[in-house]
RNA sequence: CGGGCGAGUCAAGCAGUCGCGGAGGUAUCGCCUUCGAGGAAAGUCCGGACAUCACAGGGCAGGGUGGUCGGUAACGCCGACCCGGGGAAACCCGCGGGAAAGUGCCACAGAAAACAGACCGCCUACGUCCGGGGACGCACGUGCCCCCGGGCCGGCAAGGUUGAAAUGGUGCGGUAAGAGCGCACCGGUGUCGCGGUGACGCGGCGCGUCAAGGCAAACCCCACCCGAUGCAAGGCCGCGCAGGACCGCCACGAGGUCGCCCGCCCAGGUCCAGGUAGGCCGCACAGAUGGAUGGCUGCUCACGACAGAAUCCGGCUUACAGGCUCGCUAAGGAA
Numbered sequence: 001c002g003g004g005c006g007a008g009u010c011a012a013g014c015a016g017u018c019g020c021g022g023a024g025g026u027a028u029c030g031c032c033u034u035c036g037a038g039g040a041a042a043g044u045c046c047g048g049a050c051a052u053c054a055c056a057g058g059g060c061a062g063g064g065u066g067g068u069c070g071g072u073a074a075c076g077c078c079g080a081c082c083c084g085g086g087g088a089a090a091c092c093c094g095c096g097g098g099a100a101a102g103u104g105c106c107a108c109a110g111a112a113a114a115c116a117g118a119c120c121g122c123c124u125a126c127g128u129c130c131g132g133g134g135a136c137g138c139a140c141g142u143g144c145c146c147c148c149g150g151g152c153c154g155g156c157a158a159g160g161u162u163g164a165a166a167u168g169g170u171g172c173g174g175u176a177a178g179a180g181c182g183c184a185c186c187g188g189u190g191u192c193g194c195g196g197u198g199a200c201g202c203g204g205c206g207c208g209u210c211a212a213g214g215c216a217a218a219c220c221c222c223a224c225c226c227g228a229u230g231c232a233a234g235g236c237c238g239c240g241c242a243g244g245a246c247c248g249c250c251a252c253g254a255g256g257u258c259g260c261c262c263g264c265c266c267a268g269g270u271c272c273a274g275g276u277a278g279g280c281c282g283c284a285c286a287g288a289u290g291g292a293u294g295g296c297u298g299c300u301c302a303c304g305a306c307a308g309a310a311u312c313c314g315g316c317u318u319a320c321a322g323g324c325u326c327g328c329u330a331a332g333g334a335a
Stems, first nucleotide, its partner, number of pairs: 001333001003329008012300007020036007038306001042317002045315005050230004062226005067081005082096001083094004097221002102219002104215003119160002121156003127152008137144002168186006187210001188207008234281004243272005301304001
């Protein structure tokens, strides 16, 4: 130099002009001043504030979280660390409690998928049978003995094959062939000690009946957390129509009645309640529901991405042209 890794940051700029919305001022129907999207305003995925309803306490059900220690109002967020995996390194990734509580599942392939078993294969030491050969003592057909080959009964799990996964790994010994069968180392596990707040790490000793393969984003178990609904929450005012209470009476009509009386309805007046339309608040140092944040011109450049608020805040995730800054790394290339 080029490459890699991590963190942060900008999101075309300036000027003019015409508009849009909020606030304030002038003071009148026009002017002036000032403010006016984002790093994600997005997805609405978590957590809170706030609001209404419910609620003694505890439990069940349901949901969520899940290495450890901290941070925080809180979190499923963040930081540091541990463990496992990747990388030469910087660094990155992990839906990271429990599989000796119980139940369940493990497709295809494969002999076999959890309890051991044996498809190919390896072995002939032991037992037995068959064939061939040898040898000669008994006997001369055959058998007893030896050798070779094969079968059966057996032994083995080393090797092969399948798979995501096959009952620790490597090596030496051992054996008929093998095997933790024995041994060494590694791994595993139990226990003790030490270090650490802790996850965990290191070391000593013991264990080869070293035991229990995986899946809990299967049920389940353990620990902890969670009341429900969301600003169309919710609060205040409240047109009209209809409603309630009281006062009240002339007339008309209707019902009832043989008729009469009582009762009800109807005019008017006073008072009242809930609450619709609507308005205001909630509501913001952008901010509405009439829903603003834009257009044009000129100049410059590296030629312009993803995208636009709707109660507010903390996170996460997703989208994003092109830059800029800082730190770290060294397998490799060049000087």